This is a predicted structure of a 349-nucleotide part of an RNA (small-subunit ribosomal RNA, central domain) from an uncultured bacterium.
Its mean pLDDT, the model's own confidence on a scale to 100, is 86.
[in-house]
Context: one part of a larger RNA
RNA sequence: UUGGGCGUAAAGAGCAUGUAGGUGGAUUAUUAAGUCUGACGUGAAAAUGCGAGGCUCCACCCCGUAUGGCGUUGGAUACUGGUAAUCUUGAGUGCAGGAGAGGAAAGGGGAAUCCCCAGUGUAGCGGUGAAAUGCGUAGAUAUUGGGAGGAACACCAGUGGCGAAGGCGCCUUCCUGGACUGUGUCUGACACUGAGAUGCGAAAGCUAGGGUAGCACACGGGAUUAGAUACCCCGGUAGUCCUAGCCGUAAACGAUGGGUACUAGGUGUAGGAGGUAUCGACCCCCCCUGUGCCGGAGUUAACGCAAUAAGUACCCCGCCUGGGGAGUACGGUCGCAAGGCUAAAACUC
Numbered sequence: 001u002u003g004g005g006c007g008u009a010a011a012g013a014g015c016a017u018g019u020a021g022g023u024g025g026a027u028u029a030u031u032a033a034g035u036c037u038g039a040c041g042u043g044a045a046a047a048u049g050c051g052a053g054g055c056u057c058c059a060c061c062c063c064g065u066a067u068g069g070c071g072u073u074g075g076a077u078a079c080u081g082g083u084a085a086u087c088u089u090g091a092g093u094g095c096a097g098g099a100g101a102g103g104a105a106a107g108g109g110g111a112a113u114c115c116c117c118a119g120u121g122u123a124g125c126g127g128u129g130a131a132a133u134g135c136g137u138a139g140a141u142a143u144u145g146g147g148a149g150g151a152a153c154a155c156c157a158g159u160g161g162c163g164a165a166g167g168c169g170c171c172u173u174c175c176u177g178g179a180c181u182g183u184g185u186c187u188g189a190c191a192c193u194g195a196g197a198u199g200c201g202a203a204a205g206c207u208a209g210g211g212u213a214g215c216a217c218a219c220g221g222g223a224u225u226a227g228a229u230a231c232c233c234c235g236g237u238a239g240u241c242c243u244a245g246c247c248g249u250a251a252a253c254g255a256u257g258g259g260u261a262c263u264a265g266g267u268g269u270a271g272g273a274g275g276u277a278u279c280g281a282c283c284c285c286c287c288c289u290g291u292g293c294c295g296g297a298g299u300u301a302a303c304g305c306a307a308u309a310a311g312u313a314c315c316c317c318g319c320c321u322g323g324g325g326a327g328u329a330c331g332g333u334c335g336c337a338a339g340g341c342u343a344a345a346a347c348u349c
């Protein structure tokens, strides 16, 4: 270098945007760089390989050829590339629509917990397997009225919807992104992927300032137990919430990178369009897009996957190469820190 792989055995980057690069639709003309082909030159000799020959054979000697390449020159033009022109199916755009917890900000709402004040009322309440710590005659628990404050939004709710992923769920307003359907206006390959790079990125954690109802790492107490630095109970601080910034990791999972095309069926569901029919709607038929279940070919080590492929092909990126040592040390780099990213070896089995 060729060859093998990545759902579960090692292996898809957490996700996207996009630079270089790689790859790239249809037609015509041209060019001849790649490609193919002829000739010439070079590719020293020896050695090696192959085909012959000579010492009786062999070693040995000798002849031919090969030496895959490079250069010059003449040609071929299907494919790839370059140039020029054209096209519309890829891609984008316009117009007409409906759907949605997509994002940001502001305002509003009710239920519940807790606390405060007041009324009624009296001896318990709470908690557990059983208890105790705890709360309560300074009047608790229960119940009624009033008030304060914070956080989360029951039912609807659905293998329902939206988003690139993380994720998103009370109502209204405003700003705003994307997808989908129909039409086929316009542009005319403007495309796909994407090393570096940049941005987003749950929870926990960090910095500063607020806020703190409930819950609750740490911590204290009560139990349990041989012990109990736990499970259970009573309390309870960081935190959870907001604003500004940092961190950059997760079983960041579909453990399945992105794009395009093709390949039996069956049955749900969500959004939209059309047809039949009708006064109209429903029913019925059919198309596109998304999301589920089952299943044939095929595939797979098996499990399973099976048009949302793990099937059949092509393009681009990332990653893997026995277990441990180790996602560690050292170095570099980022970070306030915690730590992240990059990433070995000795040794050992």
Stems, first nucleotide, its partner, number of pairs: 004320003007303002012317001014200004021193003025087007033080002035076008049065003053061002090190001091187002094183004102176002105173004109153001115147006124135002161168002205246006214240002219235004257316006265294008274285002298305002322349003331342004